[in-house]
RNA sequence: UAGAGUUUGAUCCUGGCUCAGGGCGAACGCUAGCGGCGUGCCUAACACAUGCAAGUCGUGCGGGAAAGGGCUUCGGCCCUAGUACCGCGGCAGACGGGUGAGUAACACGUGAGUAACCUGUCCUCAGGUCUGGGAUAACCAUCCGAAAGGGUGGCUAAUACCGGAUAUUGUCACUGGGCGCAAGCCCAGUGAUGAAAGGGGGCCUCUGCAUAGCAAGCUCCUGCCUGAGGAGGGGCUCGCGGCCCAUCAGCUAGUUGGUGGGGUAAUGGCCCACCAAGGCUAUGACGGGUAGCCGGCCUGAGAGGGUGGUCGGCCACACGGGCACUGAGACACGGCCCAAACUCCUACGGGAGGCAGCAGUGGGGAAUAUUGCACAAUGGGGGAAACCCUGAUGCAGCAACGCCGCGUGAAGGAUGAAGGUUUUCGGAUCGUAAACUUCUAUCAGUAGGGAAGAAUAAAUGACGGUACCUAACUAAGAAGCCCCGGCUAACUACGUGCCAGCAGCCGCGGUAAUACGUAGGGGGCAAGCGUUAUCCGGAAUCACUGGGUGUAAAGGGUGCGUAGGCGGUACGGCAAGUCAGAUGUGAAAACCCGGGGCUCAACCUCGGGAGUGCAUUUGAAACUGUCGGACUAGAGUGCAGGAGAGGAAAGUGGAAUUCCUAGUGUAGCGGUGAAAUGCGUAGAUAUUAGGAGGAACACCAGUGGCGAAGGCGACUUUCUGGACUGUAACUGACGCUGAGGCACGAAAGCGUGGGGAGCGAACAGGAUUAGAUACCCUGGUAGUCCACGCCGUAAACGAUGAGUGCUAGGUGUCGGGGGUCAAACCUCGGUGCCGCAGUAAACACAAUAAGCACUCCACCUGGGGAGUACGAUCGCAAGAUUGAAACUCAAAGGAAUUGACGGGGGCCCGCACAAGCGGUGGAGCAUGUGGUUUAAUUCGAAGCAACGCGAAGAACCUUACCAAGGCUUGACAUCCCGCUGACAGGAUUAGAGAUAAUCCGUCCCUUCGGGGCAGUGGAGACAGGUGGUGCAUGGUUGUCGUCAGCUCGUGUCGUGAGAUGUUGGGUUAAGUCCCGCAACGAGCGCAACCCUUAUCCUUAGUAGCUAACAGUAAGAUGAGCACUCUAGGGAGACUGCCGGGGACAACUCGGAGGAAGGUGGGGAUGACGUCAAAUCAUCAUGCCCCUUAUGUCUUGGGCUACACACGUGCUACAAUGGCUGCAACAAAGGGAAGCGAAGGAGUGAUCUGGAGCGAAGCCCAAAAAAGCAGUCCCAGUUCGGAUUGUAGGCUGCAACUCGCCUACAUGAAGUUGGAAUCGCUAGUAAUCGCGAAUCAGAAUGUCGCGGUGAAUACGUUCCCGGGCCUUGUACACACCGCCCGUCACACCAUGGAAGUCGGAAGCACCCGAAGCCUGUGGCCUAACGAAAGAAGGAGCAGUCGAAGGUGAAGUCGAUGACUGGGGUGAAGUCGUAACAAGGUAACC
Repeated sequence: UAGAGUUUGAUCCUGGCUCAGGGCGAACGCUAGCGGCGUGCCUAACACAUGCAAGUCGUGCGGGAAAGGGCUUCGGCCCUAGUACCGCGGCAGACGGGUGAGUAACACGUGAGUAACCUGUCCUCAGGUCUGGGAUAACCAUCCGAAAGGGUGGCUAAUACCGGAUAUUGUCACUGGGCGCAAGCCCAGUGAUGAAAGGGGGCCUCUGCAUAGCAAGCUCCUGCCUGAGGAGGGGCUCGCGGCCCAUCAGCUAGUUGGUGGGGUAAUGGCCCACCAAGGCUAUGACGGGUAGCCGGCCUGAGAGGGUGGUCGGCCACACGGGCACUGAGACACGGCCCAAACUCCUACGGGAGGCAGCAGUGGGGAAUAUUGCACAAUGGGGGAAACCCUGAUGCAGCAACGCCGCGUGAAGGAUGAAGGUUUUCGGAUCGUAAACUUCUAUCAGUAGGGAAGAAUAAAUGACGGUACCUAACUAAGAAGCCCCGGCUAACUACGUGCCAGCAGCCGCGGUAAUACGUAGGGGGCAAGCGUUAUCCGGAAUCACUGGGUGUAAAGGGUGCGUAGGCGGUACGGCAAGUCAGAUGUGAAAACCCGGGGCUCAACCUCGGGAGUGCAUUUGAAACUGUCGGACUAGAGUGCAGGAGAGGAAAGUGGAAUUCCUAGUGUAGCGGUGAAAUGCGUAGAUAUUAGGAGGAACACCAGUGGCGAAGGCGACUUUCUGGACUGUAACUGACGCUGAGGCACGAAAGCGUGGGGAGCGAACAGGAUUAGAUACCCUGGUAGUCCACGCCGUAAACGAUGAGUGCUAGGUGUCGGGGGUCAAACCUCGGUGCCGCAGUAAACACAAUAAGCACUCCACCUGGGGAGUACGAUCGCAAGAUUGAAACUCAAAGGAAUUGACGGGGGCCCGCACAAGCGGUGGAGCAUGUGGUUUAAUUCGAAGCAACGCGAAGAACCUUACCAAGGCUUGACAUCCCGCUGACAGGAUUAGAGAUAAUCCGUCCCUUCGGGGCAGUGGAGACAGGUGGUGCAUGGUUGUCGUCAGCUCGUGUCGUGAGAUGUUGGGUUAAGUCCCGCAACGAGCGCAACCCUUAUCCUUAGUAGCUAACAGUAAGAUGAGCACUCUAGGGAGACUGCCGGGGACAACUCGGAGGAAGGUGGGGAUGACGUCAAAUCAUCAUGCCCCUUAUGUCUUGGGCUACACACGUGCUACAAUGGCUGCAACAAAGGGAAGCGAAGGAGUGAUCUGGAGCGAAGCCCAAAAAAGCAGUCCCAGUUCGGAUUGUAGGCUGCAACUCGCCUACAUGAAGUUGGAAUCGCUAGUAAUCGCGAAUCAGAAUGUCGCGGUGAAUACGUUCCCGGGCCUUGUACACACCGCCCGUCACACCAUGGAAGUCGGAAGCACCCGAAGCCUGUGGCCUAACGAAAGAAGGAGCAGUCGAAGGUGAAGUCGAUGACUGGGGUGAAGUCGUAACAAGGUAACC
């Protein structure tokens, strides 16, 4: 020392991305009241107009006005005034101020050194300041020039310049002595040599002149010279420290050193001559890129990381480059010279300039201020001083750029006002907020007073009438910005509708958006708030503190070994590391602590601390190091043994394949899923014999052996490496690891030469297939083999580097030793399995570690791009090694979990298959659907699980559709007002009708006011909608599936998702039961309880029944309730009993009894859930939409269409049948707007009739098949009945579109149905009829009822569906999944590329400015000199030398037709490679 979001269905881990924090010389957007203190060109070291930024000294010296005033004799003179100004001279100008271009360097920081040095002004001390001389500027005159400037002649001064004298501890030489680590220093002596400048004030004591006084005198001040020292400042040298790239690995000729010179203040190749051949580098030279360094600043827990703006220290630079001069100091920002670029002036001849000083301008840019005031303060320069100068500085101005402070009011105030927003319409909220009342006045405004900063006795203030104080007045003038899906504090409404837009990440938006926009509300901060850029943090995500590498990224293919790193036991010495003390330093500012000053704070200030560092010094000696001698446990050697596919060479062997020859032999062989290509009558295959040749070595053979790895397998011999065991003789730490390096290194491949049987890339053919450049087949070349040489890579794997020590066991096996008769057992080394502790994300590892430790090496840091590009090295090539970036994504990944899935496995069910029976698919018709058509053919349902479904019944109605005609508070509900007393109903007329008009008809109560009720008219709230959304919903339903499953509590296991239970062994129809078990229980399901059916008993007998009695046409009646039956209650069946099996279980098999036997048959009953399954058109309902219409009424039409396609049915195709006749046996239902009997009519539908019956009563009602008898005789028929015609019947307001039925006539297709497909396991299929719901009428449909009544099931290989266990998975929208590559299109970045353009740096050569230096002579020159000469200058020449020019090679960047791959992109093309055994296991 804080974390969070994001990979998944969920989990744990790895890992990246993102966020919350702090900072800023900032910028941008919106907004803005005041003050204080700070800060303000980060870009173009781009160019600059204008003004200012460095002068001063008359106490160094020479000259010297004018305006103005006064006087005047008018010529002039005086004052101004020795002023302004000019010049010589001195000091300053090397400071102060700016900037960060260059610089990777002793530039900076820190600490040392200088025995290798300098220092103006200042301070201290000692001494001196003597004597001479010649010039020159200004000025005057004149000349040249546009100007800038310059020439010539003449005058003049000095603290300017020159000569001479003198001199200490200066300098040089010599002698002697002392000291030091040292190259040298110090002391003493002798000799030689080296200097100066005056100016000012005062005074008369001394001296002189002289008597006012002046001076050469005295004194004071200030200069000057010499020497010694100090302070401060600098030069030079060294140790250490701080950037990136090794895809920069070798660099270097003044280079490295020496000797001798030169040069400098001084060391030094700094420079030169000569000599030598060195010097630097993996501890990173050289090269490239970037960069001023530090104190500090920001961040951080710290260690670190980032940064170097303001302030302070140092450095560098001054338009780009070069050079020196002067000087104490410069190679000089506002100095000189030169060359170049640029700008300006010009009379074209020539000149001038340098804001990276302060302001300011243009330009660049996202962006950065006034051409301000003052020297009052602080400081600086000059001066003796007064004073002058000072864009240093002090102040002011501009800018919310930052930090700090203050304000925009305070208290009271509920009818919780109005208004806004919202609402479930009740309310809620803005909200004590406002209004209103009372109070206050900080800021701003007005008026009055008014500083400190000034040092000093006085004068002196830019800021500034500023700060501050006082008074009166007014709540008056002063709040915004961002956010509100999660992270992350804060939610609603409307609009929008994958649009517009948002977005830091995840992600929002496709009609109910807390995520867009607006509003209301809320949250946060506040004169600011957000955004963007950037830095640190979080990030332990480069891990020193503090990470990893079996599978997530990551162990080198293996060994040997160099440098390096690390290293056994005991003793002694040293003190480099280490530890402790002391001293110096670590500037100031900053930071921390304490105090003080501005009202506080920011800010300023004082004191202390800290500054983890460096250096010096004194100690300690455990550890590391080092030195010394010693030891034997590490390591090695010797000796004695046995084991082994260890390696190399030579030789030998047998089996098999192929080929050749010969024999036998005949039609095939071969091959496959099936085939074909191929071989074979020229004789194959098969078989026998002989031969040839190459390659590989069956059995033994084993999680056996050997080797470092790759790898090694017949036998023999030779040569040879290593390991192991035993022994304990020898050496004495000789060890471990190992960057580079060297060697080895499967297969494939390459080169040369051989060899070539089999196999076999490429290739050819045959198949397969939609295709098949594959899988399969037939052939077959390289290759595979040998020798030599390359290559140097593999999933070179134990995906596990090497070494050492330590840490429970058990059990195999190989090789030794001990032990034993043989065993057991003990032990060393190897090789396996299981397993504890421990470790690990888990899987797992576990003495052969992935445990606990140590040592060394290698490697990793999100995925893709990419092991790619470029460069380099290696290679014959193929290629290998090394190895990026742009761009792009928010993941990519590991392990495990639950599911789902598999052309994975095991077990088990189901009319799932099989075995059977009957169908569908063909025909006609019915019905539904699609399609088409139509004004409309209303809508929905869509694999199973839509399609005789919603619809248990469309002529009108229904009805939702279409056309036409009407209505608009409406067909329907509630409320309000007016009118009427009715309304309803009946009738007439018009109209298609709705409707309209007319006529008849006409209410109740009452206190007499009115009320109720109804109708009608009106206004608006509203009604209404089968309009949309079943993907907003409720409810209901289908389906998996009547499948046996689905869960929970507690416990346990696991970090967790989860697991366990529920798995296992049996068993069952069943998660049914039993047993076992870290589980024990429980719930929803199963089963049972319920209904029905089958047997019996009992109760009760009417409308049921009839055995006995009476009786009839008839259970019609009497009678009876035994039977049937009805409907109440009960019994019964429970594996209860017996036997076999099984585990002494559950259970199962068989049997008995029983009406029924192992859930007896059937029904009802449908777990958790799945399908965004169906339904907004049953109903309900949110939201949206329509409102003279998407509502409503009416008439007519449509839903009934018809080339066609499909589903579901009916009827058939016939003889197990059709037809005719006779005639038998049910069950379950229905019936009052009903069922409707008998009787009558009709061929019949039906009509008539009306008994009985609200029904165990009467009716529907005839059951049919079956049976008996007859007929038909296999045919489009006496089958089949479609279609059509005619005539009827019924229902209904109405049968045209469009009903059903009847009769007669008509008599179609169809002769058993392709591929395919459906139902059914027993009272079932099949077949036969009956009834009901709906309904006026209208079933082949639906729902029920009974009659007759089979066949078959070996069995679970296969198809389908399902259950359980297990396995794999890259799937989780879950295989209808996922996903790969080419091609096509768009965009993006990038590599190559004939070239083209540009930059920087170096090299070589040419030219050679200024300038320093050198040389030179017959040039010039005041001082000194008698002269020679000395000294100086110009000229000329030379070395060096900037810019410039030329050349070659390299390097970096930009660009380039074309070209290569890469990335990204809702719905493009082709295939299907991968994930399951992914359909040929995958991969390198």